[in-house]
Notes
Predicted 3D model of a 266-nucleotide part of an RNA (large-subunit ribosomal RNA, domain VI) from an Actinomycetota bacterium. The coordinates come from a structure-prediction model, not an experiment, and the mean pLDDT is 85. The source organism's lineage runs through Bacteria, Bacillati and Actinomycetota. Its Rfam family is "Bacterial large subunit ribosomal RNA".
Context: one part of a larger RNA
RNA sequence: CGUAGGAGACUUGAAGGGAGCUGUCCCUAGUACGAGAGGACCGGGACGGACGCAUCUCUAGUGUGUCAGUUGUUCUGCCAAGGGCAUGCUGAUUAGCUACAUGCGGAACGGAUAAGCGCUGAAAGCAUCUAAGUGCGAAGCCGACCCUGAGAUGAGGUCUCCCACCGGGUAAACCGGGUAAGGCCCCUUGCUAGACGACAAGGUUGAUAGGCCGGAGCUGUACGCACAGCAAUGUGUUCAGGCGACCGGUACUAAUAGGCCGAGGG
Numbered sequence: 001c002g003u004a005g006g007a008g009a010c011u012u013g014a015a016g017g018g019a020g021c022u023g024u025c026c027c028u029a030g031u032a033c034g035a036g037a038g039g040a041c042c043g044g045g046a047c048g049g050a051c052g053c054a055u056c057u058c059u060a061g062u063g064u065g066u067c068a069g070u071u072g073u074u075c076u077g078c079c080a081a082g083g084g085c086a087u088g089c090u091g092a093u094u095a096g097c098u099a100c101a102u103g104c105g106g107a108a109c110g111g112a113u114a115a116g117c118g119c120u121g122a123a124a125g126c127a128u129c130u131a132a133g134u135g136c137g138a139a140g141c142c143g144a145c146c147c148u149g150a151g152a153u154g155a156g157g158u159c160u161c162c163c164a165c166c167g168g169g170u171a172a173a174c175c176g177g178g179u180a181a182g183g184c185c186c187c188u189u190g191c192u193a194g195a196c197g198a199c200a201a202g203g204u205u206g207a208u209a210g211g212c213c214g215g216a217g218c219u220g221u222a223c224g225c226a227c228a229g230c231a232a233u234g235u236g237u238u239c240a241g242g243c244g245a246c247c248g249g250u251a252c253u254a255a256u257a258g259g260c261c262g263a264g265g266g
Stems, first nucleotide, its partner, number of pairs: 001151001005162007015148004021049007033038001051105005059099004065093006072085005109143003116136004163265001165177004182261004186203005208254003211250005217243003224237005
C1' cells in the first nucleotide's frame, strides 16, 4: 500500500514444512519342519541405541547475585570492627541458563498402488491373473500426527464496536477540517518477548518496576559483652547474623500531565 467505510477479537484451510530409523531378549515353542544337528512363519510382551521436541521436579554443571573462611597491602587517628584493591584466592549456594538430567515422539488406522499372488473369463469349444469385469499386496505414495498459513491479489468466514459530521465543489467523484470506535506517541517494565523494531504485562478505576513487610531458600552460629585460658583460641548469649534474581502482600516512590492519528461508505 492492497484486501471497495473505519476498528477490535476469534477462526476456515488452499498451500508449504517437519516427523518417518532400528536392535536385543522373553512367550507362543524346543512347537511346525528335520534322521539328527539345528530350528521358524504368524501373533503377543519387555528392555534398549541413535535422533528429535519440551521442561528444570530430581541429578549434575555454571552461578562477577549471596554467605562464610583466608593472604598481602592501603584507608577509616589507634585497639577492635570494617571498606577498597578489574571476582585476590578458597568452600558452599538461591534464581536463571544448561545436559550429563527426565517427560514425550516415530505408531496404530484408512485409501490407491509396485513387484508379486489370485478369482471369474474369452479372443483361441482347451488353457490363460486380462482383453470386459474383479480381489489381495510394501519401511514406499495420498491421508492420518505436529508446525506455519487469506499478499490464498482467488486477498475467505463469524462475532462485537463506531456512525452517516462540517466547509469548498454542479456532483454520492475530489480537496480540506474537527471527531467516533479504536490506535499510536510518551512513561513503568518483562526470567511469558527480544539484536533494533516487534511481541507481552501495566499506566492511579493501578500491583508494571523499585522500596517496605512476610515466606520458601542459601550461608553456617555475627558484632558487642560475659566466662575459661599467659596466649593463640574456645564456650555462652546464638539454628545466630547476613542475604534472599524465587513466591505472596502492601500505593511509600515512579508509571504525571499531555500530544497526534483515525470513518462519513452508489